Predicted 3D model of a 359-nucleotide RNA (Bacterial RNase P class A) from Candidatus Tumulicola sp. Model confidence (mean pLDDT): 76 of 100. The organism belongs to Candidatus Tumulicola, within Bacteria. Of the family's consensus pairs, 94% are formed in the model. Rfam family: Bacterial RNase P class A. By type it is a ribozyme.
[in-house]
RNA sequence: GGAGCGUGCUUGAUGGCCGCGCCUGCAAGGGUGAGGAAAGUCCGGGCUUCACGGGGCAGGGUGCAGGAUAACGUCCUGUCGGGGUGACUCGAAGGAAAGUGCCACAGAAACACACCGCCCCUCGUUUCGGCGAGGAGUAAGGGUGAAAUCGUGAGGUAAGAGCUCACGGAGCGCCGCGGUGACGCGGGCUCGGGUAAACCCCACUCGAAGCAAGACCGCUCGAUCCUCGAAGGAGGCGGACCGCCCGUCCGAACGAGCAACGUCGCACCGAGGUGUGCGGUAACGCACACCCCAGAUAGAUGGCCAUCCUCGGCGAUCCGUCGCCGAGACAGAAUCCGGCUUACCGGCGCGCCUCCCCA
Numbered sequence: 001g002g003a004g005c006g007u008g009c010u011u012g013a014u015g016g017c018c019g020c021g022c023c024u025g026c027a028a029g030g031g032u033g034a035g036g037a038a039a040g041u042c043c044g045g046g047c048u049u050c051a052c053g054g055g056g057c058a059g060g061g062u063g064c065a066g067g068a069u070a071a072c073g074u075c076c077u078g079u080c081g082g083g084g085u086g087a088c089u090c091g092a093a094g095g096a097a098a099g100u101g102c103c104a105c106a107g108a109a110a111c112a113c114a115c116c117g118c119c120c121c122u123c124g125u126u127u128c129g130g131c132g133a134g135g136a137g138u139a140a141g142g143g144u145g146a147a148a149u150c151g152u153g154a155g156g157u158a159a160g161a162g163c164u165c166a167c168g169g170a171g172c173g174c175c176g177c178g179g180u181g182a183c184g185c186g187g188g189c190u191c192g193g194g195u196a197a198a199c200c201c202c203a204c205u206c207g208a209a210g211c212a213a214g215a216c217c218g219c220u221c222g223a224u225c226c227u228c229g230a231a232g233g234a235g236g237c238g239g240a241c242c243g244c245c246c247g248u249c250c251g252a253a254c255g256a257g258c259a260a261c262g263u264c265g266c267a268c269c270g271a272g273g274u275g276u277g278c279g280g281u282a283a284c285g286c287a288c289a290c291c292c293c294a295g296a297u298a299g300a301u302g303g304c305c306a307u308c309c310u311c312g313g314c315g316a317u318c319c320g321u322c323g324c325c326g327a328g329a330c331a332g333a334a335u336c337c338g339g340c341u342u343a344c345c346g347g348c349g350c351g352c353c354u355c356c357c358c359a
Base pairs, nucleotide, nucleotide: 001355002354004352005351006350007349008348009347010346012308013307014306015305016304017303018302020033021032022031023030024029035330039341040340042339043338044337045336046335047210048209049208050207054246055245056244057243059206060205061204062203063202064078065077066076067075068074079093080091081090082089083088094201095200099199100198101195102194103193115142116141117138118137120135121134122133123132124131125130150168151167152166153165154164155163169191170190171189172188174187175186176185177184178183214264215263216262218258219257220256221255222254225236226235227234228233237251238250239249240248272291273290274289275288276287277286278285279284309328310327311326312325313324314323315322316321
């Protein structure tokens, strides 16, 4: 100097004039006001309601290990596998030895029938090269295919074959060592497969609905139910729960319709923010100090001017810079948080990898 990988912050600044919302104040005034994604609504919760929130079935979610977290399908650190020279990155990463399916076409054959071949024996024939028929072997060679008796090489054999050996591969409900563990290393045994983002099995886990949740403010109807009993109570009927069963509770605490369209929920107790220190490889945790940072409801957080800043293009240059033109992205709170995914003009850093040149 070229070209990459990962990651943090930021998302124009200042001044003036005018204009909005909320809080506070008698007033003057003061304070404050849209993001890193506010988007998607893909996950998880806080919170609310179903009086209790029970058990089971069905159904859903996750799927390598160890941790973090309120929790998660998220994050951190590892293991194994794929990609990359590498920094790194991706993984729908349990089970095929519980069972059932599927593997089209081609091919002899896809839980296994030998098409072409190779070898031996018998008979016939021959132009002496060979050919035909029958029998007994074979799966190393060729062909088909995504995949065909684990792969390569050697020995061996009539010809061959893990038949034997060496190296390599896969599996193991085997052994030893290391590790909390996923696994790794060494040895032994076996070697026809693949597929579970096919059904399924296994392990763990899950109540439902959602701020348009709900609370307050008020009328009508079904129905302030039936039987037994003196009563307590029992039985039935009805009701509550995502669906079903059991259990429990209730007797209007259920269902339906109409009205109002108001107040609260609604932002200072929030898994809150910032800084420092300590612990931890890290995610993160603990301690101390400081801070309060929208709450609208047809929906505010804006408009104009000036200067500067950043980027791009053109021109000039005394190489310090100057002038002109254009642009400044993605985008807009609506209950609130923790994540993930997607969109994006630029700018400022940090760490690492690789190539070239110079010393």